RNA sequence: AGAGUUCGAUCCUGGCUCAGGAUGAAUACUGGCGGCAUGCUUAACACAUGCAAGUCAGAAGGGAAGUGGUGUUUCCAGUGGCGGACAAGUCUGUAAAGCAUAAGAACCUGCCCUUGGGAGAGGAACAGCAAUUGGAAAUGGUUGCUAAUACCCCAUAGGCUGAGGAGAAAAGGAGGAAUCCACUCGAGGAGGGGCUCGCAUCUGAUUAGCUAGUUGGUGAGGCAAUAGCUUACCAAGGUGAUGAUCAGUAGCUAGUCCGAGAGGAUGAUCAGCCACACUGGGACUGAGACACAGCCCAGACUCUUAUGGGAGGCAGCAGUGGGGAAUUUUCUGCAAUGGGCGAAAGCCUGAUGGAGCAAUGUCACGUGGAGGUAGAAGGCCCAUGGGUCAUGAACUUUUUUUUUCAGAGAAGAAGAAAUGACGGUAUCUGAGGAAUAAGCAUCAGCUAACUCUGUGCCAGUAGCCAUGGUAAGAUAGAGGAUGCAAGCAUUAUCCAAAAUGAUUGGGCGUAAAGCGUCUGUAGGUGGCUUUUCAAGUCUGCCAUCAAAUCCCAGGGCUCAACCCUGAAUAGGCAGUGGAAACUACCAAGCUGGAGUAUAGUAGGGGCAGAAGGAAUUUCCAGUGGAGCAGUAAAAUGCGUAGAGAUCAGAAAGAACACCAACGGCAAAAGCACUCUGCUGGGCCAACACUGACAUUGAGAGAUGAAAGCUAGGGGGCCAAAUGGGAUUAGAUACCCUAGUAGUCCUAGCCGUAAAUGAUGGGUACUAGGCACUGUGCGUAUCAACCCAUGCAGUGUUGUAGCUAACACAUUAAGUAUCCCACCUGGGGAGUACAUUUGCAAGAAUGAAACUCAAAGGAAUUGACAGGGGCCUGCAUAAGUGGUGGAGCAUGUGGUUAAAUUCGAUGCAAAGUGAAGAACCUUCUAGGGCUUGACAUGCCAUGAAUCCUCUUGAAAGAGAGGGGUGCCCUGGGGAACACGGACACAGGUGGUGCAUGGCUGUCAUCAGCUCAUGCCAUAAGGUGUUGGGUUAAGUCCCGCAAUGAGCACAACCCUCAUGUUUAGUUGCCACCAUUGAGUUUGGAACCCUGAACAGACUACUGGUGAUAAGCCGAAGGAAGGUGAGGAUGAUGUCAAGUCAUCAUGCCCCUUAUGCCCUAGGUGACACACAUGCUACAAUGGGUAGGACAAAGCGUCGCGAUCCUAUGAGGGUGAGCUAACUCCAAAAACCCAUCCUCAGUUCAAAUUGCAGGCUGCAACUCGCCUGCAUGAAGCCAGAAUCGCUAGUAAUCACCGGUCAGCCAUAUGGCGGUGAAUUCAUUCCCGGGCCUUGUACACCCCACCUAUCACACUAUGGGAGCUGGCCAUGCCCGAAGUCAUUACCUUUACCGCAAGGUGGGGAUGCUGAAGGUGGGGCUAGUGACUGGAGUGAAGUCGUAACAAGGUAGCCAUAUUGGAAGGUGCGGCUA
Repeated sequence: AGAGUUCGAUCCUGGCUCAGGAUGAAUACUGGCGGCAUGCUUAACACAUGCAAGUCAGAAGGGAAGUGGUGUUUCCAGUGGCGGACAAGUCUGUAAAGCAUAAGAACCUGCCCUUGGGAGAGGAACAGCAAUUGGAAAUGGUUGCUAAUACCCCAUAGGCUGAGGAGAAAAGGAGGAAUCCACUCGAGGAGGGGCUCGCAUCUGAUUAGCUAGUUGGUGAGGCAAUAGCUUACCAAGGUGAUGAUCAGUAGCUAGUCCGAGAGGAUGAUCAGCCACACUGGGACUGAGACACAGCCCAGACUCUUAUGGGAGGCAGCAGUGGGGAAUUUUCUGCAAUGGGCGAAAGCCUGAUGGAGCAAUGUCACGUGGAGGUAGAAGGCCCAUGGGUCAUGAACUUUUUUUUUCAGAGAAGAAGAAAUGACGGUAUCUGAGGAAUAAGCAUCAGCUAACUCUGUGCCAGUAGCCAUGGUAAGAUAGAGGAUGCAAGCAUUAUCCAAAAUGAUUGGGCGUAAAGCGUCUGUAGGUGGCUUUUCAAGUCUGCCAUCAAAUCCCAGGGCUCAACCCUGAAUAGGCAGUGGAAACUACCAAGCUGGAGUAUAGUAGGGGCAGAAGGAAUUUCCAGUGGAGCAGUAAAAUGCGUAGAGAUCAGAAAGAACACCAACGGCAAAAGCACUCUGCUGGGCCAACACUGACAUUGAGAGAUGAAAGCUAGGGGGCCAAAUGGGAUUAGAUACCCUAGUAGUCCUAGCCGUAAAUGAUGGGUACUAGGCACUGUGCGUAUCAACCCAUGCAGUGUUGUAGCUAACACAUUAAGUAUCCCACCUGGGGAGUACAUUUGCAAGAAUGAAACUCAAAGGAAUUGACAGGGGCCUGCAUAAGUGGUGGAGCAUGUGGUUAAAUUCGAUGCAAAGUGAAGAACCUUCUAGGGCUUGACAUGCCAUGAAUCCUCUUGAAAGAGAGGGGUGCCCUGGGGAACACGGACACAGGUGGUGCAUGGCUGUCAUCAGCUCAUGCCAUAAGGUGUUGGGUUAAGUCCCGCAAUGAGCACAACCCUCAUGUUUAGUUGCCACCAUUGAGUUUGGAACCCUGAACAGACUACUGGUGAUAAGCCGAAGGAAGGUGAGGAUGAUGUCAAGUCAUCAUGCCCCUUAUGCCCUAGGUGACACACAUGCUACAAUGGGUAGGACAAAGCGUCGCGAUCCUAUGAGGGUGAGCUAACUCCAAAAACCCAUCCUCAGUUCAAAUUGCAGGCUGCAACUCGCCUGCAUGAAGCCAGAAUCGCUAGUAAUCACCGGUCAGCCAUAUGGCGGUGAAUUCAUUCCCGGGCCUUGUACACCCCACCUAUCACACUAUGGGAGCUGGCCAUGCCCGAAGUCAUUACCUUUACCGCAAGGUGGGGAUGCUGAAGGUGGGGCUAGUGACUGGAGUGAAGUCGUAACAAGGUAGCCAUAUUGGAAGGUGCGGCUA
């Protein structure tokens, strides 16, 4: 310090998640030791048992024990003194009566310290005790006796008061004594406490008003003291937007954790303060309490009882139950530190010191060290070579921290002695032996660490992204590795990361976010000069902010943790001294900001009134006579009862053409015929006046399109709703015809819009260019322009700068400053509840549960578009011939079947793999084999080959015979056959979505890229775009590009011309010759083979840009790629193929392998595809005649001759091929018959008879002859091929092959057309551009209802709790007041009586009862929407012009998305 995650990729915004640290923790697994710490965070729930506060006999009276007795001594109930207000516990309450900090004045203070006085003289009681008595007990009652440091009076002083006056003390004890300890009154101190005040101290405004002793005053009371603290009277105040009141939550602090810091979170242990002590109330005593282990009362609960009544309070230490994820021993000692009492000894002390339990935390140590390679066994992996665990185990040697045992043995003790719980502990010494001691998590990325096996979207993992569907580094196991280590990992919580609440340190055009606009209150901020002051500000000093903690230094435990000592910074509040720049204050000025006055000026600025014409509709009258209207096309509608059209007249309402603009005005909404009246604001000019008067603006107020609402008018056009007609699968729409609210006016409401510049307002500054509006100045002119320039406004382009980019850019989104509003992931939701407002519709304010890991912005590349432009192609068009109809052939689907093997399935499957299924192939049934039909290795036997027989459907099984080879170092070896055992063979079994190779397709389309440079944050762009041109990214020009590569083209092959050369088997002009180029001869021609030449827009005219090129002409065999072929870029389709082959993995192994026989792949209601033959006369039959090319042939082609109607058969010359054969070319020509018919067309189908191949022709071959003679008379919607030697048509040949289902397929030649105006449209493709919510790329994405399941939530007749305040009733204890009742030892009084006490009454008063109210929680039949779910239903609203552009507000309507009206926006 960052990282992962939105996307095809990018940048940004923005959330979610992770890595770090921490904890009073818990849980899983594991566990050697010691030191120091820590240990009910939940039920302030209930508590058994024991202990936690006593002490003083030197205050007094007494009792008892003990002793033989006295004395001494010891113990003790009650009286009395001091202490039980400390210590210890807990965090309920409390948002201020608290706490923290800093101050203050009107107070109290036992014990302690200092200091000054005093303590004289008396008196009356009450416990104990005794007697008696009530009660179960607790605990009393009555009578009598008694002491004191218990109680009371008097005397005596200070002190109080202006005076008068009021008016209070005391106690002794010990000692032989000095003296000591107590008592009392003062003064002072220390420490402690009470009170007041400033500042600070959580959340909510969906809590906005609160307050009646309330705020203040006076009198009185009261208190230690101030005070409405209390009371009477008077006044009506007090408090609050700087957040009162109310509600929720919470002890506060020093500190602790995190953080670079600012700061955030927290308040265990330790320390300070508060509060509380079963719940609520109350006082008493006392120096101090309204009192944890005191009292009284009420309540709940528990225990006890004789039922009358009593007792109790662990939030003290242990401990129990309960709750909970979870937290210890019913231990020890007062030795130390401290506390209480005491003169002291001492006693008490669950404070505390210690021990125990717990890895709860932290710190330290250990589980060995060294040597040792046969690189051990074993595990795992493996390419089978090896690697790794392994720098290691065994083994050798060594050490003893630790452990065990034995011995010695502290400090902590002060103060001369005595005194140690811990504890025979720490520590030390010795002995012995590697002995007693390692786990946990992880290993896809973030994040250090990788393989095998199992599993197969299952089981599971997961912090996020995600993983798992047969090769999982992500699951489980194993091996190995990594990290930490007596621990480790998970879970929970906090901070950081998070600049995702931003003071430091964020934003608001489009990502979330500028109020619709203006006026203006509080508040904030504020021009220039001078003065005062010192509040802010800066600075020096002082006091304080307890200790502990943190930091620093030093020291002590062997180190560390831990402990001790000392020092110190920053910061806060307060005091005090100084400075005076800035801000504020005071005072005085200034004119630049702002305003006023003067002179002009532009304008749809506003309100009111008046008047106008065009158009529309309606009405009346005339003319006229059949349609009008409407649409893509129609229909509804109007019209012979006279429409529409035309002419004249009348009426009504609404809106104001042209001018008109990118122009003007207004705060915005908005504003337009003309004229008049009233009126607001702006601008310019000159410069007179005021003198900061300014700016922003929470609340508040005003205004605010359209729609809508209320009342009354008005109603021509238009037009939600609605009716009808169309369209459609439907059409609650788009289109048409009608049409009501409304649209208009007046008065009032509503208060919202994409109310937008999606940009709040003010001020200042920061390059320019161009244009327009208003108004000045200069110049100029007769005048208006032009030109130059200033101010104000409106636009456009653009630099710096800024921005995520787009963009903005003096009208800022730049640079600064001031103020306000608003935002903090998406959805839920602008919803619910609540409140305010409204007549209503609604508006304003405005959540949560739950759910997701994204949602979003800008830009990029593609793809797509019922977007645009340009171009191209037999793409359309123009032609021509077909398919689709018929019959047949072949293939496919489907169906059937034991099997109909498998693959190929839009173009790009379907006469395809298959260049040839009767057997084989290859499926099915049956019969057989199991190292196998085939390969390698081993052993044994035999050479091998061959022949015969039996059985069987065959395969096979069994038997017999014949044979003895070749090489040799004499052991054996090679080939072959049979047998045997094991390694293995074998598989057309699976996966083409694990693959190689090959292929198809876009497409023979013109594209696809790279290097360097440049541009951009980047993805990417540029180049490759643009202007021309081309078949072409072909070429030229231009250009931040310059070059290059793969495709294009060319190079290659065939054909077309010529030359040269060669001349057999081919050729024959001349010369001979024959039946015949047959033969001699020839090498000219044809032809064949080889090698060259030729064509390049080269020349020319035009055009173009003087280019590339294009058009035309000439020459030429050929002219613009001469024709055809081969040649197929980067890529796309998880395209096709595991059945050509190869191959990973999986599967079968007496079978999914191999052999054989029979059957099937040839089935048949049907559908599709590709073809053949036809429907005829441009034809068919018969007869005669002519002209090719390219091929094939020895297991072959086969002439000739004979024979058969024929297929064929017999014969077998020639040919290993320019020699011979297949071989006849056919269309064509000539002659003749047929004469428009289902025919002399067409040939299917069927019968009979034959031929050929082959082991075999039934299923299931081909061919021949005779006979039979079906459908079919040119083919619906639709659709295919083809641009020249092409289509069409006609034959010929090959491959495969025994034969052939070939009408297929690959070649070859013969005859030989028509048409192309053109690019509007359909289809495919290319380039550029626009849009996009698509990227699995439109077969995309996506919206709403309905149905089902689950989840949370709102409403809900209500029901049940809790809390709060309040009215009334009742009213305990108690204080206070009153008192005529009762009582009364001390004191007063001669007495009566007073005083005192009790009782009673009154005020107050907790709990309780009751009433209405507020807040809140739970639950509730039913119900509303929301969210999430695998492939459900209905449509298709949005995204492209999304097929009617979308969206906003509003109204209305419809199953639903939605539609329509009115106004607005461009996103």
Description
Small-subunit ribosomal RNA from Trichopus zeylanicus subsp. travancoricus, 1467 nucleotides, folded computationally. Rfam family: Bacterial small subunit ribosomal RNA. Rfam links the family to the GO terms ribosome and structural constituent of ribosome. Lineage of the source: Eukaryota > Liliopsida > Dioscoreales > Dioscoreaceae > Trichopus zeylanicus.